[in-house]
RNA sequence: GGUCGGGCUCUCCGCAACAGGAACUUGUGAACCGGGUCAGGACGGGAACGGAGCAGCCCUAAACAAGACCUCUUGUGUGCCGGAGAACUACCUGGUUGGA
Numbered sequence: 001g002g003u004c005g006g007g008c009u010c011u012c013c014g015c016a017a018c019a020g021g022a023a024c025u026u027g028u029g030a031a032c033c034g035g036g037u038c039a040g041g042a043c044g045g046g047a048a049c050g051g052a053g054c055a056g057c058c059c060u061a062a063a064c065a066a067g068a069c070c071u072c073u074u075g076u077g078u079g080c081c082g083g084a085g086a087a088c089u090a091c092c093u094g095g096u097u098g099g100a
Stems, first nucleotide, its partner, number of pairs: 001097007009086006015079002017076006024067005034059004043050002
């Protein structure tokens, strides 16, 4: 100096990390316009009882708070981790080879 390959550059796919959301667990949670049970009282009835039903209690909805990461999902100029492809002026590096 030549040549081949890799890195550096870019694109796509995947994986991980980080952050958010959903699902999950627990708790709170409806005077009436959710449900169940309905004391009292009122109503019907000669009575037995009956229908409706407030408070209370219970279960939950919307919502709120906390929790953990097993799951799903979204995003990122987080990683240069894996694969494929593209580019390669210059730089780094390895193989091979020619000359001095």

Bacterial small signal recognition particle RNA from a Vulcanimicrobiota bacterium, 100 nucleotides, folded computationally. The sequence was found by an Rfam model in a public genome assembly. NCBI's taxonomy places the organism under Bacteria, Bacillati, Vulcanimicrobiota. It matches the Rfam family "Bacterial small signal recognition particle RNA". Its Rfam clan is "SRP clan". It is annotated as a non-coding RNA gene. Gene Ontology terms of the family: signal recognition particle, plasma membrane targeting and SRP-dependent cotranslational protein targeting to membrane, signal sequence recognition.